[in-house]
RNA sequence: UGCGCGGUAGGACAGUUCGGCAGUCCGCCGGGCUCAUAACCCGGAAGUCGGUGGUUCGAAUCCACCCCGCGCAACCA
Numbered sequence: 001u002g003c004g005c006g007g008u009a010g011g012a013c014a015g016u017u018c019g020g021c022a023g024u025c026c027g028c029c030g031g032g033c034u035c036a037u038a039a040c041c042c043g044g045a046a047g048u049c050g051g052u053g054g055u056u057c058g059a060a061u062c063c064a065c066c067c068c069g070c071g072c073a074a075c076c077a
Stems, first nucleotide, its partner, number of pairs: 001073007010026004020057001028044005050066005
């Protein structure tokens, strides 16, 4: 430098196929149950969907550029 994959809640990820309510598990908080803890049950908080711009009535999703991570290739005087 080129190509590919990835970036979504504190952690791990799904959702992109086909643009239309932003979700799952764990964790956290409150409650129930229990002598108590765990387990189990109920409820809740937590998100500029990596950034900017564009297309669109509408973008996590499509387009352009940029940033970060991983892999491969090239270069390596």
RNAcentral holds the sequence, with entries from ENA. Transfer RNA from Mycolicibacterium fortuitum subsp. acetamidolyticum, 77 nucleotides, folded computationally. The organism belongs to Mycolicibacterium fortuitum, within Bacteria. It matches the Rfam family "tRNA". The same sequence occurs in records of 2 taxa.